[in-house]
Context: one part of a larger RNA
RNA sequence: GUGUGCUGAAGGAACUCGGCAAAUUACCUGCGUAACUUCGGGAGAAGCAGGCCAUCAGUUUGGGCAACCAGACUGGUGGGGCACAGACCAGGGGGUGGCGACUGUUUACCUAACGGCCGUAACUAUAACGGUCCUAAGGUAGCGAAAUUCCUUGUCGGGUAAGUUCCGACCUGCACGAAUGGCGUAACGACUUCCCCACUGUCUCCAGCACAUGCUCAGUGAAAUUGAAUUCCCCGUGAAGAUGCGGGGUUCCUGCGGUUAGACGGAAAGACCCCGUGCACCUUUACUGUAGCUUUACACUGGCAAUCGUGUUUGCAUGUGUAGGAUAGGUGGUAGGCUAUGAAGCAGGGGCGCCAGCUCCUGUGGAGCCGCAAUGUGAAAUACCACCCUUAUGAACAUGGUUGUCUAACUGCGAGCCGUCAUCCGGCUCCAGGACAAUGUAUGGCAGGCAGUUUGACUGGGGCGGUCGCCUCCUAAAUGGUAACGGAGGCGCGCGAUGGUGGGCUCAGGUUGGUCGGAAAUCAACCGUCGAGUGCAAUGGCAUAAGCCCGCCUGACUGCGAGACUGACAAGUCGAGCAGAUACGAAAGUAGGUCAUAGUGAUCCGGUGGUUCUGUGUGGAAGGGCCAUCGCUCAACGGAUAAAAGGUACGCCGGGGAUAACAGGCUGAUGACGCCCAAGAGUCCAUAUCGACGGCGUCGUUUGGCACCUCGAUGUCGGCUCAUCACAUCCUGGGGCUGGAGCUGGUCCCAAGGGUAUGGCUGUUCGCCAUUUAAAGUGGUACGUGAGCUGGGUUCAGAACGUCGCGAGACAGUUCGGUCCCUAUCUGCCGUAGGUGUAGGAGAAUUGAGAGGAUCUGACUCUAGUACGAGAGGACCGAGUUGGACGCACCUCUGGUGGACCUGUUGUCGUGCCAACGGCACAGCAGGGUAGCUAUGUGCGGACGGGAUAACCGCUGAAGGCAUCUAAGCGGGAAACCCACCUCAAAACAAGUUCUCCCUUGAGAGCCGUGGAAGACCACCACGUUGAUAGGCCGGGUGUGGAAGCGCUGCAAAGCGUGUAGCUUACCGGUACUAAUAGCUCGAUCGA
Repeated sequence: GUGUGCUGAAGGAACUCGGCAAAUUACCUGCGUAACUUCGGGAGAAGCAGGCCAUCAGUUUGGGCAACCAGACUGGUGGGGCACAGACCAGGGGGUGGCGACUGUUUACCUAACGGCCGUAACUAUAACGGUCCUAAGGUAGCGAAAUUCCUUGUCGGGUAAGUUCCGACCUGCACGAAUGGCGUAACGACUUCCCCACUGUCUCCAGCACAUGCUCAGUGAAAUUGAAUUCCCCGUGAAGAUGCGGGGUUCCUGCGGUUAGACGGAAAGACCCCGUGCACCUUUACUGUAGCUUUACACUGGCAAUCGUGUUUGCAUGUGUAGGAUAGGUGGUAGGCUAUGAAGCAGGGGCGCCAGCUCCUGUGGAGCCGCAAUGUGAAAUACCACCCUUAUGAACAUGGUUGUCUAACUGCGAGCCGUCAUCCGGCUCCAGGACAAUGUAUGGCAGGCAGUUUGACUGGGGCGGUCGCCUCCUAAAUGGUAACGGAGGCGCGCGAUGGUGGGCUCAGGUUGGUCGGAAAUCAACCGUCGAGUGCAAUGGCAUAAGCCCGCCUGACUGCGAGACUGACAAGUCGAGCAGAUACGAAAGUAGGUCAUAGUGAUCCGGUGGUUCUGUGUGGAAGGGCCAUCGCUCAACGGAUAAAAGGUACGCCGGGGAUAACAGGCUGAUGACGCCCAAGAGUCCAUAUCGACGGCGUCGUUUGGCACCUCGAUGUCGGCUCAUCACAUCCUGGGGCUGGAGCUGGUCCCAAGGGUAUGGCUGUUCGCCAUUUAAAGUGGUACGUGAGCUGGGUUCAGAACGUCGCGAGACAGUUCGGUCCCUAUCUGCCGUAGGUGUAGGAGAAUUGAGAGGAUCUGACUCUAGUACGAGAGGACCGAGUUGGACGCACCUCUGGUGGACCUGUUGUCGUGCCAACGGCACAGCAGGGUAGCUAUGUGCGGACGGGAUAACCGCUGAAGGCAUCUAAGCGGGAAACCCACCUCAAAACAAGUUCUCCCUUGAGAGCCGUGGAAGACCACCACGUUGAUAGGCCGGGUGUGGAAGCGCUGCAAAGCGUGUAGCUUACCGGUACUAAUAGCUCGAUCGA
């Protein structure tokens, strides 16, 4: 020092994120208990009281004796029971919210969503009211700055001296809201928040004591760590924070005890961040699959019937443009055909229908009806025959659907019987179902249930945003080329004329003139080198025109291509000339698109046309090749696949200081501070004070920029503790100016010696508030300080709210909860020893180079109610008194503690019992208290004075006949500086000085012993028989408070007397009774 305990003056939460921790309370009995309530509770609410003992009476309980039972006694032992000891147990309380949980009622799937703008009332404000837009519908009740409110510490009220929390309201709900329930609610809670009472060392402000450890000795005996070490400070430098480099300073050697500022200390290949064509898990309307479910077909799978389709054959019917007798299906043949096997007509009924009619059946009837010819038509009779078409219908056959039914496949976790003493299984007999179901194969659908994967890059970190190919210009540094998330713009086409050729023309603009007519329409003259125009951006071009107009055309051709340019490649570009065919031109000639430079996409795969290629025995064909051509915002544009999004705070791995967050570094935009100029404000007057528009600096405290050390770890805000420096000074000190009367101020200069608040709120720094103060300074120090503490905030894992998201999840939004390790090797620092040196060895006393400490200030009184001032008010200078805070020392006093002192007392055990003592129970608890230690107690301190100065004030005084504090010279002037005051100090290696002693006949020192108000050890101090060093003893003091024994009184508990009794640690004095006995070791030989 720490840990664990005990006690504490005065105050009593002032501590702190927070009453954390501790204290308080506690058992039993009696009394007594509020709001509220779900009537059960709340409730042990709260609160109050109850000493011990003796005697007697009653009651209850227990024990014992006797009696009965058992059968001596001793030792051992298992199990059980009872009692006791050691010990153990035992609520602080109350009030108010939030939340959870609970209980009850009602109800019943899950999910998504539930607006905007404008105007309006007789003050203002607001808007019951109105208008308008949108919607599927626009949030109702209730609640509301809330576990939800950003702004926000909203506003008001309450509580407090003071309230970012809390409670009650308001409603402007960023972003409540109705079973992922809304709003309440008695009771309950190791939950969270606020307040009060009691209580306290949490604190003001710490003190004492006990035990353990630490320390010393003896024994035993680890660990991490460790490049090697001969391991200082400052300033600088440097991969940007040096024990090690440069310069300077400092420094005799070595331990031990302490302390943690540094060794970017130890520990853990950073968990944050980024990266990886890493991993895992999770999600989904990512992609692709898949289990599963489902659909359909066929099989297993059969009989019968009905019905509905399809096909073939066949019967019967059916057929309306206009014109026309009228409902003409087409073509062909033909002039007759039908009729007693019943014509016309009539009646009834059916069917079709274009509503005019057509057709069929039955009855009646009893002999005719129709056609050809004529009319009309593209076509002529359904008079008749043949073949067919449309539509309807009948039959047969084939085939399919649907429905019903059957039973024999098949099914039965239905019954009985049997195997069989069996809820299996099988068989038998029934029953029920039944071609269904089940199953198989194929097939369509649904399908994060499951699986495999994908989810781009650039990037002044990453994300968000932006971008990704091509063209033009600048950057680009006079060839070419050249980067940036540098500065500007374009393209992803167009055009059969905007192309070819031949010929012609000249634009924009201006001046003058001219009907409507204007600045500008069309017209005329003149000037007009390019300012116009170019299909489209820019650049380079272009008037000989590449610009404008006209004629004729298709070279916007086929096959080739010397040679160049340009590219890493792949690509890209220019190109004379040759052959063929052509256009224009009289011809020479020109023409293989467009004034040039953008207008784009490799390969694979597939399509289309052509082809003297190939053709799997041969001939063909298919397929393939070759030529031409088509299909990609493959735009992440040299294109990973035909086909792909997210979350991770549950995360993991590999890497990075190649890259962010902290800190440092560089910079200094921003910031802070200063200066220059001086428009103006200041009645007047720039500069008492303030100072626009502008300009120039300093600093390295803000916010940033950069990404240089550190990612095989440099712990991050605030608080506590302890500081140290700067000065741009908050106070105190000295001055100048003042728009300074005094008092009080303003501003500037000098000055860093010392000093520089407590509380309420909040995690806060900050800030606001309350009350003080001489003042409540600004900054740096890794936003000083976590191997010093804390851990409230931030920043893991749990949970909730609001919001966002389909979701997994997310939020510099909120909320509750949430493990802080290290025994110190080196340096540094605080102490304390040993060694050596200091030219002999010692004992004392000193000097002081140097170093450190201290350094604060109020109030009152006198001067003096004076100077000043109209008054109100009210000093300087000087003198004194008394405080606060701080420091040093001390313990007489006041107190605290005081575990070797005294006393009281509870439970229990022991000394056989009584009595008296002793042990244990925190020292059992409690009341006091000596020494020592100690503060809250007491004493003292800061001073006086000197020197040299700062700002400033002066004297004399020139340069510069004046003036001037200065240039020479001289003086004054501050808490700063040097002394003075206190402390250390000769290792001050320059090792100093003085006195005394000693040199073997030994100065002195040590060991050893007794001790200490000295102490970790060591050291230091006292003493060692010539002795009071310690103990003992004696006396005293002090404390306690009246001992034991005995006597008396009382039934007894007890009281009184003997008796200021007994006991009394560390205090004071005395006294050799005991122990310091005896002894041993070192030590200079006269000093270069």
Notes
This is a predicted structure of a 1088-nucleotide part of an RNA (large-subunit ribosomal RNA, half B) from Hyphomicrobium sp. 32-62-53. Lineage of the source: Bacteria > Pseudomonadota > Alphaproteobacteria > Hyphomicrobiaceae > Hyphomicrobium. The coordinates come from a structure-prediction model, not an experiment, and the mean pLDDT is 83. It matches the Rfam family "Bacterial large subunit ribosomal RNA".